[in-house]
Molecule: small-subunit ribosomal RNA
Organism: uncultured prokaryote
RNA sequence: AACGAACGCUGGCGGCAGGCUUAACACAUGCAAGUCGAGCGCUCACCUUCGGGUGGGAGCGGCAGACGGGUUAGUAACGCGUGGGAACGUACCCUUUUCUAAGGAAUAGCCAUUGGAAACGAUGAGUAAUACCUUAUACGCCCUUCGGGGGAAAGAUUUAUCGGAAUUGGAUUAGCCCGCGUUAGAUUAGAUAGUUGGUGAGGCAACGGCUCACCAAGUCAACGAUCUAUAGCUGGUUUGAGAGGAUGAUCAGCAACACUGGGACUGAGACACGGCCCAGACUCCUACGGGAGGCAGCAGUGAGGAAUCUUGGACAAUGGGCGAAAGCCUGAUCCAGCCAUGCCGCGUGAAUGAUGAAGGCCUUAGGGUUGUAAAAUUCUUUCAGCAGGGAAGAUAAUGACGGUACCUGCAAAAGAAGCCCCGGCUAACUCCGUGCCAGCAGCCGCGGUAAUACGGAGGGGGCUAGCGUUGUUCGGAAUUACUGGGCGUAAAGCGUACGUAGGCGGAUGGGUAAGUCAGAUGUGAAAUCCCAGGGCUCAACCCUGGAACUGCAUUUGAAACUGCCAAUCUAGAGUUCAGGAGAGGUAAGCGGAAUUCCGAGUGUAGAGGUGAAAUUCGUAGAUAUUCGGAGGAACACCAGAGGCGAAGGCGGCUUACUGGACUGAUACUGACGCUGAGGUACGAAAGCGUGGGGAGCAAACAGGAUUAGAUACCCUGGUAGUCCACGCCGUAAACGAUGAGAGCUAGUUGUCAGCAAGCAUGCUUGUUGGUGACGCAGCUAACGCAUUAAGCUCUCCGCCUGGGGAGUACGGUCGCAAGAUUAAAACUCAAAGGAAUUGACGGGGGCCCGCACAAGCGGUGGAGCAUGUGGUUUAAUUCGAAGCAACGCGAAGAACCUUACCAGCCCUUGACAUCCUGUGAACUUUCUAGAAAUAGAUUGGUGCCUUCGGGAACACAGUGACAGGUGCUGCAUGGCUGUCGUCAGCUCGUGUCGUGAGAUGUUGGGUUAAGUCCCGCAACGAGCGCAACCCUUGUCCUUAGUUGCCAGCACGUAAUGGUGGGAACUCUAAGGAGACUGCCGGUGACAAACCGGAGGAAGGUGGGGAUGACGUCAAGUCAUCAUGGCCCUUAUGGGCUGGGCUACACACGUGCUACAAUGGCAGGUACAGAGGGUCGCAAACUCGCGAGAGUAAGCUAAUCCCACAAAGCCUGUCUUAGUCCGGAUUGGAGUCUGCAACUCGACUCCAUGAAGUCGGAAUCGCUAGUAAUCGUAGAUCAGAAUGCUACGGUGAAUACGUUCCCGGGCCUUGUACACACCGCCCGUCACACCAUGGGAGUGGGUUGCAAAAGAAGUAAGUAGCCCUACAAUGGGGAGAACGCUCACCACUUUGUGGUUCAUGACUGGGGUG
Repeated sequence: AACGAACGCUGGCGGCAGGCUUAACACAUGCAAGUCGAGCGCUCACCUUCGGGUGGGAGCGGCAGACGGGUUAGUAACGCGUGGGAACGUACCCUUUUCUAAGGAAUAGCCAUUGGAAACGAUGAGUAAUACCUUAUACGCCCUUCGGGGGAAAGAUUUAUCGGAAUUGGAUUAGCCCGCGUUAGAUUAGAUAGUUGGUGAGGCAACGGCUCACCAAGUCAACGAUCUAUAGCUGGUUUGAGAGGAUGAUCAGCAACACUGGGACUGAGACACGGCCCAGACUCCUACGGGAGGCAGCAGUGAGGAAUCUUGGACAAUGGGCGAAAGCCUGAUCCAGCCAUGCCGCGUGAAUGAUGAAGGCCUUAGGGUUGUAAAAUUCUUUCAGCAGGGAAGAUAAUGACGGUACCUGCAAAAGAAGCCCCGGCUAACUCCGUGCCAGCAGCCGCGGUAAUACGGAGGGGGCUAGCGUUGUUCGGAAUUACUGGGCGUAAAGCGUACGUAGGCGGAUGGGUAAGUCAGAUGUGAAAUCCCAGGGCUCAACCCUGGAACUGCAUUUGAAACUGCCAAUCUAGAGUUCAGGAGAGGUAAGCGGAAUUCCGAGUGUAGAGGUGAAAUUCGUAGAUAUUCGGAGGAACACCAGAGGCGAAGGCGGCUUACUGGACUGAUACUGACGCUGAGGUACGAAAGCGUGGGGAGCAAACAGGAUUAGAUACCCUGGUAGUCCACGCCGUAAACGAUGAGAGCUAGUUGUCAGCAAGCAUGCUUGUUGGUGACGCAGCUAACGCAUUAAGCUCUCCGCCUGGGGAGUACGGUCGCAAGAUUAAAACUCAAAGGAAUUGACGGGGGCCCGCACAAGCGGUGGAGCAUGUGGUUUAAUUCGAAGCAACGCGAAGAACCUUACCAGCCCUUGACAUCCUGUGAACUUUCUAGAAAUAGAUUGGUGCCUUCGGGAACACAGUGACAGGUGCUGCAUGGCUGUCGUCAGCUCGUGUCGUGAGAUGUUGGGUUAAGUCCCGCAACGAGCGCAACCCUUGUCCUUAGUUGCCAGCACGUAAUGGUGGGAACUCUAAGGAGACUGCCGGUGACAAACCGGAGGAAGGUGGGGAUGACGUCAAGUCAUCAUGGCCCUUAUGGGCUGGGCUACACACGUGCUACAAUGGCAGGUACAGAGGGUCGCAAACUCGCGAGAGUAAGCUAAUCCCACAAAGCCUGUCUUAGUCCGGAUUGGAGUCUGCAACUCGACUCCAUGAAGUCGGAAUCGCUAGUAAUCGUAGAUCAGAAUGCUACGGUGAAUACGUUCCCGGGCCUUGUACACACCGCCCGUCACACCAUGGGAGUGGGUUGCAAAAGAAGUAAGUAGCCCUACAAUGGGGAGAACGCUCACCACUUUGUGGUUCAUGACUGGGGUG
């Protein structure tokens, strides 16, 4: 785009068309083919002037029922289409010529008798014709042996016609023959006996095996016979740019069919839709004896189905039949009815109209939109309605349509809009509901609480009396490619060659004219399509004319090309001569090295084997070694990207036979060529058969190992086999994944085999053939190919058409088998695949880094305790955090509070915020009840501002808006944080390269801690990161000296910067200086940089901190805070008391203290830094064993206090033990904080004195002022650290190095991964469903062969029976019917095959989940 459509929703009018696609299923009822009295006799009715006339009926007879109408079952065919042909028929029509004579016998109707239920008959008598028969005649006709023979007729009425017979020609229309065209299957390859041809005969309208007899053995087929399946064919229709594809409704041409099968009759024509006979199935009637029927005619019914109309009107027109005609008949036809089934046209109003009304919807709450839309005002009346008039179609008459078309008038906006869609494709967006549900979906896909995708609404878009959906066809699809595709890697080159048919084929001139080209003629039906014009108001539709119908045939011409014919040529191809190269092939013979075995010698304890072992061999003498022998297989070095061969393949040497290629040279043949469906031959390895052979190796097998297992990899053995001969098999990643042949198209450089030239004698140059590498143009999706093409052309063959199913099943062929070859479908998926890109990953590679390993030191894991977590328990044990990156984490501190949890008791505008109304100061004392919240009673108190109206703050009560929520969602979010990682990376602009994704830059060579820097470079620059700038610490200087300091001076003390004073030092805290690879030497590329050195407090980033790129983990947090959405609202909010977060068979993490002598205890004694302190730190003094208490100076702090630092050092003791180690646990007694230490605080004293004697597997931290060890302070805090944060004291060991473990960076490589290896993914098994193969069989369809059977009919025969023309003298009697016989034959039956469909216990694999 189209439709004979159907379904859903909706539906105003008209015109023109169309309307059982399914059951060629069955049909009730009515109608669809009759007509003629001018062919005939008879009969009835009416009229009659009795002369007759008019009309009807059955029958004989004629013509027509072969047309018209329906349907598409069959048919793959001369059926159809197209173009030809000859051996033919043709009623009615036209035309030519001639004739129309003489006779005859019957018969229906009717009548009588009679059978039957009926349908329908039977017998007898008797009758007519244009019915029937004979004779005569024969222009022309037919047959002929050329003598001859044969065959016709019908009259009617009237005075002119109509008929009849024969015949000529025509027209029309049938029949027949031929060329070409006309679906699929080869998993249908052979078919055929009247088959093919001939002769003769028969038959036919006609040719012909059409039929028969005889003879011959042909005929068809790979250019697809036969068989199977499907199908009416065409003009056309539809789609398409076309070529094509699909289709064959309506209209038209042809064919076939008429319940199924068979058959003939009549006739001009039929083997006959509304005729006959027979058989069968079905239906109906029946008196059971027998009969009737055929809607695929028009209506109509049932059934089937998604689905297809009225049991209408009329012969008025057109046409048909009959008739002389009038006329009759006509479901042909013309009309009407039903149906939006389609095409076309029209309408459902038009203009004005902003308070942009109301209502709806949305909203950022302002508004926007629906929307000039409505209302309102003005106007119009198409269509429909009502009324009036009223054609053409008709020629003289006759109009179904027709209440027609059309015209006029009337009334009133009056009666007339829906459907689909709005995620992208694809025009059109918002809200609500729902919450992977309900649902949508053409493809992609949407829906799991913010859905433009589901459902509703508002709005919008599209089409419009329709709109969507479904189905089908074509297009897009160059996705079967003729036009117009491909085959290295995406599907696709046969394993290779030879060669048949076929296809294609060098040069020259000549002929021919099949192909080709041009002209002409015929045909190509009409309709359709196209163009022009015309008619319906337009259009659809219709009419007229033209063009076209791309075709076929005939004919005339042309001769370039192809073909054909004959002739010639040498460039293709081949032959000849000479030469050299070669693992080319076959056969025979020979050779040495090695392995193994056997014999002998020497010799002794191992050998062998592996990652390590063991099985194994060996004291019966192995391995090793020497000599001799046997046997089989393979041929080191040479050896090469080398050579040869068609491919498979070929490797010691010699000989024989033999194939091919190459080079050079001459002569010859004269296109002899290329390809190659079928076919044939060769064809690795494995395998098979027979017979040999068997050293080594080695499937199977055995043992030993490895392993979770190990039917493997490794080891020890070992049989087929490997070898030979003969015969099969016929496949391989048989690969260059690249068919064969030919021509053309830049080069450079190896190598092999020849030849030629030049000289320098081993080189150079040239040339031919082979074999490699690189590379231009060109090609390619890219990779890549590139004179050995995957380039540009030609010829021929093979092959491909999404993945899976499947190279499978079935069938065929081959094979001994294994199996090979040929080769589907159902079903299922939306992909499968190629090349390249970026990442990620790898038990890939290279380079490099990190307390990553290693080297060390100290721990954890074992014990007790502390703390966190899991689990369990509980009324509750609130919540969160979960590998690293949760677990002394949020929590810098849960007895109440905190607190979010639980139980109980209470409140409901609320504990808190804003607004409104009313009242009252606020506030406060005491008492009672209660666990408290709370409730009641009670005391004191009347405030501030004022313009005197009131106002502000506060409290109480009331009302409703609202408050409130540590309720949910961190997967709706902001912010903040962790982590990779302080790793060195992450990007951009412009340019360039690439079809593109992308690449380049950012890679490379060096170097660095660093993408740090240098050099190079199709890149040049830039940004975020690195570094630096900041803080701190280490040295010095300047300035300033109090609360800090005290060298020198002075005073004073038992002693002390205590005092005067000082400003030097330390220190404090401000500002500067200093370090930059700056200098020197070496290395390096003259670079960057590195190594060493000097100087220096410090040296190559001096140490430490802060600082965290693009991003990753839907990482963490809604319980810090903020926040969308959802949820609760006398509760999931709020208050209070008590309890819980502190539980405890257990498991884990992080810590503390230990296990002791480098120690414990006791005594003495020395030296820090950094902090904190008025709700505080607290000296001194007194008391207490002590925790502490009492009292109290000082200090808002460089001033006072916390505050004695501890390890260390000195001395003593303990002497290796569960201890003078260790301190858990428990008993008792206390202290402090606090409203309150029971659940549940810390500390002190006395007593008690557990485990633990250095910790399995495993695992953590640390590279220097570090680890280890020692103490000190702070935050939180009433109290409560073994945690956390900060501070100093003492103060090590080790780093060869980068193989390995972990993590990371850069480059490269492979990839089937891309939620990216925690990826992807294979097979069995179990279950469910689906289709399918096999299957003992079973059932149906169809068909072959061999038989049986034989109705009706036709042909033949005929002795039965019967009829008569003729002739009749006796008696004959041509011929016909019936009967009988026989031939053919339908239905039907039997046997046996083929094929196909369905089904089948069981079974095989496949697909999906």